[in-house]
């Protein structure tokens, strides 16, 4: 100097005239009329949360219910803010390879573009707990915390069978031998070609040296289903296989270290038992009484203090769901009846500036100075000129801290990356 | 001000303790009956469940956020 991120701030300005309205002064018997001063916002909105006031009881006891949820601060007080932990991620830009185009004797260099790496400041995160208990998981799939459909395997075990030697026996045979049931010991395996096929499957054929089927059973490699499928990759070992053994990572509870803490890093154990949903019931921990300025208090007005219909002192009301307590002494519904005014709360406040001191901040203490809307059918307007960058969402109603959502545009400040320059 | 409630086809309403194509009537359309119309048969289109964002394998439904619409509430007795 260009991009980006994120934070703060301002919200057209200036004059003249007419107007609305608080407040004070002056003048008038009032009505008013004149002077001086003050008049919407960062959101005054939504009403989503906190809290102050004020009235019920000093806001009390249980139960139910409600809302929070990583640690620490900060605050009256929060879900809010402020710093930390942890997980998840965008996008420039760097980088590497493709196409195209250009330059260039070439080596290569520039542009645009796709596409993969590796990703800034930075964003998001309802981010307690799934060995307390109960549930949910459609369809598909053997099976959704417990199981085998497909496919491996045949070591254990039980039945049948089949070979090999060996005995003794019966029968044929001059004889060599052959046939056949029996009894015993053993074995049923290894290799190699070709086709099929997703597969460690299946079929067919040779050889070596004769001859394997069921059924129980193994098992969680693969294949197939799922959003998800019993820790991952690799070896080793098995009759096939598994954390069954072992490296490496991931878990997991201890312990050592640093941290306040959340929570990181170390090493050795364990050998994976414990899989997901709590914006499902639910558990833990913290919090929350309940209502709202139509909240309350004063003054006037006004009378029909009626009629009915329920239901009651283990009771009804203040009191919202329920029991205790307190206070009271009737209540609820319907019909009729009367009033629909003035004063107050009501604006000095967790305030607003500017300095200083703690503090990474949020904030929080200490001087100093300044008053800055209070309306009540509801004031805060309107023209005219001038100048800009031509002006966006939008209007107080008790206050105040936050959140959320609306919004023309412009300024500064921190940060990231890239470039140039010293 | 402070309290509820609601929003699903054009229009009236199911489904809402999460499970895949969101259903009915009623209007619309097209055939058919009829000399034509209607009523009646039969088929058929039509919705991102007010927007939006999260949780979760999956949202009309749980849960936040905005938008829109209704209700209800003075004092005396």
């Nucleotide at each position: 100097g260009a991009a980006g991120u994120u934070c703060g701030c301002c919200a057209g300005g200036c004059a003249a005239c007419c107007g609305c309205u608080g407040a004070u002064c002056a003048c008038g018997c009032a009505a008013g009329u004149g002077g001086u001063u003050g008049g919407a916002g960062g959101a005054a909105a939504g009403u989503c949360c906190g809290g102050g006031c004020c009235c019920c009881a000093c806001a009390g006891g249980g139960c139910g219910g409600g809302a929070u949820g990583c640690c620490g601060g900060c605050u009256a007080a929060c879900g809010g803010c402020c710093g930390g932990g942890c997980g998840c991620u965008a996008u420039a830009a760097g980088u590497c390879g493709g196409a195209c185009g250009g330059c260039g004797c070439a080596a290569g260099c520039c542009g645009u573009u796709c596409g993969g790496c590796c990703c800034a400041a930075g964003g998001c995160g309802a981010c307690a707990g799934a060995c307390a208990g109960u549930g949910c998981a459609a369809c598909a799939g053997a099976a959704a915390g417990a199981u085998a459909c497909c496919g491996c395997c045949u070591a254990a075990g039980u039945u049948c069978g089949a070979c090999u030697u060996u005995g003794a026996c019966g029968c044929c045979g001059c004889a060599a031998g052959g046939c056949g049931a029996c009894a015993a010991a053993g074995u049923c395996c290894c290799c190699c070609u070709c086709c099929u096929g997703a597969a460690g499957a299946g079929g067919a054929g040779g050889g070596g040296a004769g001859a394997g089927a069921a059924c129980c059973g193994g098992u969680a490699a693969g294949g197939g289903u799922g959003a998800a499928a019993u820790g991952g990759u690799g070896g080793g070992g098995u009759a096939a296989g598994a954390g069954c053994c072992c490296a490496c990572c991931g878990c997991g509870g201890a312990c050592g270290u640093g941290g306040u803490a959340a929570c990181a890093c170390g090493g050795a154990c364990g050998g994976c038992a414990u899989g997901g949903c709590a914006a499902a019931c639910c558990u833990c921990a913290u919090u929350c009484g309940g209502g709202g300025c139509a909240a309350g208090g004063c003054c006037a007005a006004a009378u029909a203090g009626g009629g009915g219909a329920g239901u009651a002192a283990u009771g009804g009301c203040g009191u919202g769901g329920c029991c205790c307590g307190c206070g009271u002494c009737g209540c609820u519904c319907c019909c009729g009846g009367g009033u629909a005014g003035g004063c107050u709360g009501c604006u000095a406040g967790a305030g607003g500036c500017c300095g200083u001191c703690g503090g990474u901040a949020a904030c929080g203490g200490c001087g100093g100075u300044c008053c800055c809307a209070g309306a009540g059918g509801a004031a805060u307007g309107g023209u005219u000129g001038c100048c800009c960058a031509c002006g966006a969402c939008a209007g107080a109603a008790c206050c105040c801290g936050g959140c959320u959502u609306a919004u023309c545009g412009g300024c500064g400040g921190a940060c990231u990356u890239c470039c140039c320059a010293c | 001000g402070c309290g509820c409630c609601c929003g699903u086809a054009g229009c009236u309403c199911a489904u809402c303790u999460g499970g895949a194509u969101a259903g009915a009537g009623u209007a619309c359309u097209u055939g058919g009956c009829u000399a034509c119309g209607a009523a009646c048969c039969a088929a058929g289109g039509g919705g991102u469940a007010g927007g939006g964002a999260g949780u979760u394998c999956g949202a009309a439904u749980c849960u936040c956020u905005c938008c829109g619409g209704g209700c209800g509430c003075g004092c005396c007795a």
This is a predicted complex of two RNAs, RNase P RNA and transfer RNA, with 499 nucleotides together. Rfam match: Bacterial RNase P class A. Gene Ontology terms of the family: ribonuclease P activity, dimeric ribonuclease P complex and tRNA processing.